[in-house]
RNA sequence: GUCCUCGUAGCUUAGCGGUUUGAGCAUUCGGCUGUUAACCGAAAGGUCGGCGGUUCGAAUCCGCCCGAGGACG
Repeated sequence: GUCCUCGUAGCUUAGCGGUUUGAGCAUUCGGCUGUUAACCGAAAGGUCGGCGGUUCGAAUCCGCCCGAGGACG
């Protein structure tokens, strides 16, 4: 330098054009318990890497850029 894959909550991730971006762990609050842990319930937490484009509508499709990993040279 060319090509490929990936980037979504603090962490691991689901989603493949329409709904509220959902789950597990973690965090906070409550319940339970003599206490803690475990268990049960709830809540908060997301510029969906950035900027543009397509579309009535984009996390999702397209372009460029940034970052991570890989193949080739």
A computed fold for a 73-nucleotide RNA from a Candidatus Woesearchaeota archaeon, annotated as transfer RNA. It matches the Rfam family "tRNA". The sequence is in RNAcentral, with records from ENA. Model confidence (mean pLDDT): 80 of 100.